[in-house]
Context: one part of a larger RNA
RNA sequence: GGAUGAACGCUGGCGGCGUGGAUAAGGCAUGCAAGUCAAACGGUCUUGUCGCAAGACAAGGCAGUGGCGAACGGGUUAGUAACACGUAGAGAACGAACACCGAAGACGAAAAUAACUUAGGGAAGCCUAGGCUAAUAUUCGAUAGUCCCGGUUUUUCGCAAGAAAAAUCUGGUAAACGGAAAUCGCAAGAUAACCGCUUCGGAAUCGGUCUGCGUCCUAUCAGCUAGUUGGUGAGGUAAUGGCUUACCAAGGCUAUGACGGGUAGGGGGCGUGAGAGCGCGAUCCCCAACAAGGGCACUGAUACAUGGGCCCUACUCCUACGGGAGGCAGCAGUCGAGAAUAUUCGACAAUGGGCGAAAGCCUGAUCGAGCGACGCCGCGUGCAGGAAGACGGUCUUCGGAUUGUAAACUGCUUUUCUAUCAGAAGAAGUGCAAUCGCAAGAUUGCAUUGACAGUAUGGUAGGAAUAAGGGGAUCCUAAUUCUGUGCGAAUGGCGCAGAAUCAAAAUU
Numbered sequence: 001g002g003a004u005g006a007a008c009g010c011u012g013g014c015g016g017c018g019u020g021g022a023u024a025a026g027g028c029a030u031g032c033a034a035g036u037c038a039a040a041c042g043g044u045c046u047u048g049u050c051g052c053a054a055g056a057c058a059a060g061g062c063a064g065u066g067g068c069g070a071a072c073g074g075g076u077u078a079g080u081a082a083c084a085c086g087u088a089g090a091g092a093a094c095g096a097a098c099a100c101c102g103a104a105g106a107c108g109a110a111a112a113u114a115a116c117u118u119a120g121g122g123a124a125g126c127c128u129a130g131g132c133u134a135a136u137a138u139u140c141g142a143u144a145g146u147c148c149c150g151g152u153u154u155u156u157c158g159c160a161a162g163a164a165a166a167a168u169c170u171g172g173u174a175a176a177c178g179g180a181a182a183u184c185g186c187a188a189g190a191u192a193a194c195c196g197c198u199u200c201g202g203a204a205u206c207g208g209u210c211u212g213c214g215u216c217c218u219a220u221c222a223g224c225u226a227g228u229u230g231g232u233g234a235g236g237u238a239a240u241g242g243c244u245u246a247c248c249a250a251g252g253c254u255a256u257g258a259c260g261g262g263u264a265g266g267g268g269g270c271g272u273g274a275g276a277g278c279g280c281g282a283u284c285c286c287c288a289a290c291a292a293g294g295g296c297a298c299u300g301a302u303a304c305a306u307g308g309g310c311c312c313u314a315c316u317c318c319u320a321c322g323g324g325a326g327g328c329a330g331c332a333g334u335c336g337a338g339a340a341u342a343u344u345c346g347a348c349a350a351u352g353g354g355c356g357a358a359a360g361c362c363u364g365a366u367c368g369a370g371c372g373a374c375g376c377c378g379c380g381u382g383c384a385g386g387a388a389g390a391c392g393g394u395c396u397u398c399g400g401a402u403u404g405u406a407a408a409c410u411g412c413u414u415u416u417c418u419a420u421c422a423g424a425a426g427a428a429g430u431g432c433a434a435u436c437g438c439a440a441g442a443u444u445g446c447a448u449u450g451a452c453a454g455u456a457u458g459g460u461a462g463g464a465a466u467a468a469g470g471g472g473a474u475c476c477u478a479a480u481u482c483u484g485u486g487c488g489a490a491u492g493g494c495g496c497a498g499a500a501u502c503a504a505a506a507u508u
Base pairs, nucleotide, nucleotide: 013379014378015377016376017375018374019372020371026335027334028333030332031331032330035068036067037066040065041064043062044061045060046059047058048057049056050055075290076289077288085214086213087212088211089210090209094207095206096205100202101201102200103199104198105197107141108140109139110138116131117130118129119128120127121126147172148171150169151168152167153166154165155164156163157162178195179194182191183190184189216262217261218260223253224252225251228250229249230248231247232246233245234244235243265287266286267285268284269280270279271278272277292313293312294311295310296309315326316325317324318323343369345368346367347366351365352363353362354361355360382412383411384410385409392403393402394401395400417462418461419460420459421458422457426452429448430447431446432445433444434443435442436441472508473507475493476492480506481505483503484502
C1' cells in the first nucleotide's frame, strides 16, 4: 500500500446489485419443509336424478389395501492426511427404476388379508382374538427365446490369461383378457385409440470398483505389522479382492521418512503481487463425509437411509408409576456462549422436482418482499450572478486584517422530494369450440392464469424546496491564536507544562 462474511465509535438523504451465525456439529417451545394416484381395488359417508320400494346411476369427500415417489431437492463441515479430492487412465472383475429405440409375448387356476364387523385389554402410545371381502397385492401351473446353467464342434480376435460369434445336445426361468375415453347396440354385450404388464437386446445418462501421478507441519516420533504379506479350497458381492473363513508358506512396509503425534473437508476459485510466489478455501458450482453420540440390518433399481426401523448411551418431555414420546447441521423463530450476523413474511405467477391419462395437488427447492451503510457501484444535498467587501464572530501594531462571493439579494433549474393521474415486461400455457391430419399434433376463435405490485416506469403541479458530517492541530505529525480557570489533568511513545495548547471560542 491492498484486502475482509468483519466488529467497535461518530454520523446518516436515496437507489441498483450483491451479501449476512466465522463462536457452542451447544440445547430447542411453536408452525410449516413429501406427497400423490378413484383411469389399480373393496368399502363407507354426503348431495343430486330415476324409482312405490329394493336399488341403480352421476358428482364429491373419508380412512384402508395397492402403485410410484420419499436414496432427489435443502443443510452443515464434526470426522477424514485417505484413491477423500484433483488429474490421467483401466474392467478379459461390474450394475441400473423411470424416460428412449428394436424384437417377441401376455394361456389356465388358487389360497389369503387390511378396511369393515363382533368381543376384549390399556392412563396413553397402541395392542389381542374370532368372522367377511377385493385388486395391477400374493401363490401355483403352462408356453418361450439369440436369456441362464452344463457339455461338444468351428471361426475370428488378443502378447497372454482368455474373449466374442455361430452350430448342436440336455436341463431351467415370465407376465396384469389389468384399466379405459370413444363408437355401435333396446339390452346383454362387442370393437377399442391410449395408459400399463413380461422377456431379451441396444443406446443414453448415472453409479460401484481398480491404477499412475499430485496433495500441510513434526525425527524432542525410528523402527512398524499375525488377516499382518502371499498361495490353495470354500463362502460372499452387481463385481475384483484377506472382503470373510479353513489350511499352507513367512512374508510385507521403512531415512525417497514407515509407524506415531499435531492440524485440516478437497477442488474450480478468492486476495495480493510486474511476475515467480505467498496466504485463504465465505457467497456460487463440482466431489466427499455427516444427521444428538455409537452400532445394526430391513425394504428397494439405488440407502446401511436428516423429517424410515431396531438396540445401547446421554439429555428433554408425558404418565394412572405399569409404561411411553422425541431429535431444526431444512425455513423462520428461541435460549445460551460471543466483539458479532436478519422475518415465527408472501406466492406456487415463472423455473425446476414428485405423483397423475389429464384437470390438478404437493413443493420454506425456487421466485419475491422485509431487516442491516456489511460491501461495491451510481445519484443528490443546487446552478449563475452578486461589495474594494453588510451584520455578527475572531484577531489587532487600533490603521486594519480575516470569515468572504460566503450570506443577504436577483435570475434559473427540479435530479431528488411531496401531491395527483396513467401504468408494465416477466404468460409460455390451460379449458372449450371449429378446421386440417391415419396419428402424433398443428392452426384459428373465445374464455382464463401475476406472489412481486398499484411496484418499476411515464405524465402533470408545486417549491431551493426534504438531505453533511467526522477526525486532528506541543514533538513524533500536515495544521495556531486568544480567553477562562490554579491541581493533579491526561497520554500510543519519548516526554512537556507549576499562568498549562487542560477547557471554551475562533481560525485552520